Description: This is a predicted structure of a 93-nucleotide RNA (SAM riboswitch aptamer (S box leader)) from a chicken gut metagenome. Its mean pLDDT, the model's own confidence on a scale to 100, is 87.
RNA sequence: CUUAUCCAGAGUGACUGAGGGACAGGCCCUAUGAAGUCCAGCAACCUGCAAAAAUGUAAGGUGCUAAUUCCUGCGGCAUGACCGAAAGAUAAG
Numbered sequence: 001c002u003u004a005u006c007c008a009g010a011g012u013g014a015c016u017g018a019g020g021g022a023c024a025g026g027c028c029c030u031a032u033g034a035a036g037u038c039c040a041g042c043a044a045c046c047u048g049c050a051a052a053a054a055u056g057u058a059a060g061g062u063g064c065u066a067a068u069u070c071c072u073g074c075g076g077c078a079u080g081a082c083c084g085a086a087a088g089a090u091a092a093g
Base pairs, nucleotide, nucleotide: 001093002092003091004090005089006088011039013038014037015036019029020028021027023073024072025071026070040065041064042063045061046060047059048057049056050055069087074084075083076082077080
């Protein structure tokens, strides 16, 4: 850079100890324990395996486990839990 997806799912665990939710503005989460590490779990994009295929499986590579990507950000008109874009995240190339 291109393509696809982003209203589903998943922790009353261990260690540790103050931040976190991309950015900005909000609004939230957090010593009833943030982030991190380990473990556990979820999912099924790629690989593998099974299958004629649909599909299944979950071994490998990732990813993920508060709130729709937490909401808004730019545009439209029907003014909405709206539609589209941008930005962001993840995967494959």